[in-house]
Context: one part of a larger RNA
Molecule: small-subunit ribosomal RNA, 3' major domain
Organism: uncultured bacterium
């Protein structure tokens, strides 16, 4: 110089307080523990693991077992030998893998060449181990105001000044003061989206005017007003105004304005810290195995189940359940694909058919919303669990897939200390859509819209964090 302190000022944060909704009790989905197991492959473990890697574990995936095969499955080619036994068809054996039997080049100056098969050697292959030997990527403090450099001054030096005072900010933001003066990485700002509102454009989107048409529809001629698409602008800068200030700046149910003082939301993460994570994504150093720790193939396993914890779904009901009839979105998707549409089923489907390489056509029903009923019961709450019976994908749903209908109808009456999330279109609630995907364990994740509150005096405290002082028996 730093670290610490149940030292001291100053100051921020959903940190505490004010509210609101939820974990912690139930069933059940997942994830880790344990424990069982032939195997339940491997990581990941305060915060910063635990719906994590895994944005799809029937088989493959698989890295694990158990068995049964081969020395190379798959690239590279070189030498050296053998070989025409390969390819295809076709059999027996087999659970497959594989092994056996059968059949069977091509050119040629006849030396030999090509092409395919084997063998042997180099080679290879290895989810085998070191993340404390590394790249790169990644979490975290924390989108926290912070790390520092040049020259100068100032100390014997280690360092110190700058960067601290006095204010002011979300900020080392910006002023004033100053032995400092300036500079960099960070803050802001440029990017994306989104609020208004113009220009330009007018299909596959749109319909106010005007004809035409239909049970009914922009359905059509037409039109560019309007929504809306998607280019270019313009807009917001404490810019104007009034107070307080030297100034930075703050104060205002000031004006004006679609927006006010960073509008709001993303994207960005400084020096650095936890030998943090990850050799199992990929890369690589060294070690290790080489008829195997490597490759194949079948079945099993990753789903087991006295227990434990984490995260979530779904309830205990009336701000409700059933049942009825009905309005109103937005991201996205889609040719091995999305399917109008009709007709079959109670339905999960299924048959036929049509239109879309999509603002054209589908997906597409949005759900809370509205009304009628039920009237506090373990019930018309609740849906676990179980029996029958079907429906799809997929060679195959027993281990171990989803859904569909008829029966069954468990715990549950709001959960203890405890503990979590959120400050506005948030929380709370209500559906949709998508990746991954043959299906699907999705109640996961990641995006969208619809409905829409309450609270916040204030910083004594708990947590975590910045600065500037102070004490140390640390280093």
């Nucleotide at each position: 110089a730093g670290g610490c302190g149940g030292g001291g000022g100053c100051c921020c944060g959903c940190a505490c307080a004010a509210g609101c909704g939820g974990a912690g009790g139930a069933a059940c989905a997942u994830g880790u523990g344990g424990u069982u197991u032939a195997a339940u492959u491997c990581g990941a473990u305060g915060a910063u693991a635990c719906g994590c890697g895994a944005g799809g574990a029937a088989c493959c995936u698989u890295a694990c077992c158990u068995g049964g095969g081969c020395u190379u499955a798959a690239a590279u080619g070189c030498a050296g030998g053998a070989u025409g036994c390969a390819u295809g068809c076709u059999g027996u054996g087999g659970a497959a893998a594989c092994a056996c039997a059968c059949u069977u080049c091509c050119c040629u100056u006849c030396g030999g060449g090509g092409c395919u098969u084997c063998c042997u050697g180099c080679a290879a292959g290895g989810u085998g181990c070191u993340g404390c030997a590394u790249g790169g990527u990644u979490g975290u403090c924390g989108u926290c105001a912070g790390c520092u450099c040049g020259u100068g001054c100032c100390g014997u030096g280690a360092g110190g000044u700058g960067u601290c005072g006095g204010g002011u900010u979300a900020a080392g933001u910006c002023c004033c003061a100053u032995a400092a003066c300036g500079a960099g990485c960070g803050c802001a700002a440029c990017c994306c989206u989104u609020a208004c509102c113009g220009u330009u454009a007018g299909u596959u989107g749109c319909c106010a005017u005007c004809g035409g048409g239909u049970c009914a529809a922009g359905c059509u001629g037409g039109g560019g007003a309007c929504u809306c698409u998607a280019u270019c602008g313009a807009g917001a800068c404490u810019g104007c105004c009034g107070g307080u200030g030297u100034a930075a700046a703050c104060c205002g149910u000031g004006a004006g304005g679609a927006a006010g003082g960073u509008g709001g939301g993303g994207a960005u993460g400084a020096c650095g810290u936890c030998a943090a994570a990850u050799c199992a994504g990929c890369a690589c150093g060294g070690c290790c195995c080489u008829u195997a720790c490597g490759u194949c193939c079948a079945g099993g396993g990753c789903u087991a189940c006295a227990c434990a914890c984490g995260u979530g779904u779904u309830a205990c009901a009336a701000u409700g359940g059933u049942c009825g009839g009905u309005a109103c979105a937005a991201u996205g998707g889609g040719c091995a694909g999305c399917u109008a549409c009709u007709c079959a089923g109670c339905g999960a489907u299924g048959a036929g058919a049509u239109g879309c390489u999509a603002a054209u056509c589908u997906u597409c029903a949005a759900a809370a919303c509205c009304g009628a009923u039920c009237u506090c019961a373990g019930u018309u709450c609740g849906g676990a669990u179980c029996g029958g019976a079907g429906u799809c994908u997929g060679c195959a749903a027993c281990u171990c897939g989803a859904c569909u209908c008829c029966g069954u109808g468990a715990a549950g009456c709001u959960g203890g200390a405890u503990u979590c999330g959120c400050u506005a279109g948030u929380a709370a609630u209500c559906g949709c859509a998508u990746a991954u995907c043959a299906g699907c364990c999705a109640u996961g994740a990641u995006g969208c819209g619809g409905u829409g509150a309450a609270u916040a005096c204030g910083u004594u405290c708990c947590c975590g964090g910045g600065c500037c002082u102070u004490g140390c028996a640390c280093a």